[in-house]
RNA sequence: CCAGGGGGCCGGGCGACCGCCGGUUCCUCGCCUCUCGGGGCGAGGGGCGGGAGGAAAGUCCGAACUCCACACGGACAGGGUGCCGGCUAACGGCCGGGCGGCGCGAGCCGACGGAAUAGUGCCACAGAAACAAUACCGCCGGGUCUUGUUCGCCUCACGGCAGCGAGGUCAGGUAAGGGCGAAAUGGCGCGGUAAGAGCGCACCGGCGUCGUGGUGACACGGCGGCCGAGGCAAACCCCACCCGGAGCAAGGUCAAAUAGGGGGACGUGUGAGGUGUCCGGCCUCGUCCCCGGGUAGAUCGCUGGAGGCGGCGGGCAACCGCCGUCCUAGAUGGAUGGUCGCCGCUUCGUCCUCCCUGUGAGGGCGGAGUACAGAAUUCGGCUUACAGGCCCCCUGGCAUG
Numbered sequence: 001c002c003a004g005g006g007g008g009c010c011g012g013g014c015g016a017c018c019g020c021c022g023g024u025u026c027c028u029c030g031c032c033u034c035u036c037g038g039g040g041c042g043a044g045g046g047g048c049g050g051g052a053g054g055a056a057a058g059u060c061c062g063a064a065c066u067c068c069a070c071a072c073g074g075a076c077a078g079g080g081u082g083c084c085g086g087c088u089a090a091c092g093g094c095c096g097g098g099c100g101g102c103g104c105g106a107g108c109c110g111a112c113g114g115a116a117u118a119g120u121g122c123c124a125c126a127g128a129a130a131c132a133a134u135a136c137c138g139c140c141g142g143g144u145c146u147u148g149u150u151c152g153c154c155u156c157a158c159g160g161c162a163g164c165g166a167g168g169u170c171a172g173g174u175a176a177g178g179g180c181g182a183a184a185u186g187g188c189g190c191g192g193u194a195a196g197a198g199c200g201c202a203c204c205g206g207c208g209u210c211g212u213g214g215u216g217a218c219a220c221g222g223c224g225g226c227c228g229a230g231g232c233a234a235a236c237c238c239c240a241c242c243c244g245g246a247g248c249a250a251g252g253u254c255a256a257a258u259a260g261g262g263g264g265a266c267g268u269g270u271g272a273g274g275u276g277u278c279c280g281g282c283c284u285c286g287u288c289c290c291c292g293g294g295u296a297g298a299u300c301g302c303u304g305g306a307g308g309c310g311g312c313g314g315g316c317a318a319c320c321g322c323c324g325u326c327c328u329a330g331a332u333g334g335a336u337g338g339u340c341g342c343c344g345c346u347u348c349g350u351c352c353u354c355c356c357u358g359u360g361a362g363g364g365c366g367g368a369g370u371a372c373a374g375a376a377u378u379c380g381g382c383u384u385a386c387a388g389g390c391c392c393c394c395u396g397g398c399a400u401g
Base pairs, nucleotide, nucleotide: 001397002396003395004394005393006392007391008390009389010388012343013342014341015340016339017338018337020051021050023048024047025046026045027044028043029042030041031040032039033038053372057383058382060381061380062379063378064377065247066246067245068244078243079242080241081240082239083097084096085095086094087093098112099110100109101108102107113238114237119236120235121232122231123230136178137177138174139173140172142170143169144168145167146166147165148164149163150162152161153160154159186204187203189201190200191199205227206226207224208223209222210221211220212219213218251300252299253298254297261291262290263289264288265287266286271285272284273283274282275281307326308325309324310323311322312321313320314319344370345369346368347367348366349365350364351363352362353361354360355358
């Protein structure tokens, strides 16, 4: 210098003008109250200081908090998680490790329990056969039939016998080879055999068992042909552990009306309606008082917390402990913005300068771009999006000293 891997961080700046939300303080005005000093509420204006993110997003996990249900505990159903150890309030998160896969490497990825010998199920197409058995082609020995051949034997000859082939057929052996397939009964080599085969042996792999090391996942080694019949558990299932439901529009408080409920008192008449009709009684319609519920609305919840930053200590780390320090948005049709100017950054074009002459560096002018996105109870994570940029560590290659 080129190509890459891992981690951390930033994600526009300044000014002018016009606004928005909430806090505090002062002034003015209005209303209420008063123990006459004052206090409270509302509106307007001025001052001061505060006002989005690394993901505020998706709402995917885990919690705090609130209400409801059950109150212990256990079982069933359903759901989730799933190598081991640790961290944590908890987690499906994080850290460290193991194993497997990928990469020359730094490193990256993994639903990674039951090494599918508990059971059930599935395995399209192709193929003989997809898991209890099997032989399509091929290979091998045998029986039988046909046929060829021979310097063999018998016969004068026809012919027969025997040997060696070829073809058909019958019942077998064979999983080494071919073929089918995503997958075909451990792999490969040597021996062996009629041909073959863990049939035997060496190496590799798997399984079982024993030993050693490790907290453990697991690793290493010895022994045993043990090789038991393949794959799928993101199929049922089995095992271990976890899980009640709804969510701040939770939930609490106050509480309007030409809304409406309950109780009491008054009025009781010449009233109206209802009780089938008539009389009486009762109820409703009226006025006043009391009571609780509750809609709109207001308010609390509402932001100081498993908090941020710094130092020291423990730990490989995640993280934990102690000390110091800081306060950092709370809207409810939902504020945190808009316009203009200057600058920065990136990129393109063009011109100039430099030297170590190249995908070089610097400068002038002009054009374009400057993302993803917007709190809504809070917190811990995950995932996804993102113009551009900075820092640290590491790997491979080339060159030079």
A computed fold for a 401-nucleotide RNA from an uncultured Chloroflexota bacterium, annotated as Bacterial RNase P class A. Rfam family: Bacterial RNase P class A. The literature on the family includes a 1998 paper in Annu Rev Biochem by Frank and Pace, "Ribonuclease P: unity and diversity in a tRNA processing ribozyme". By type it is a ribozyme. The prediction has a mean pLDDT of 77.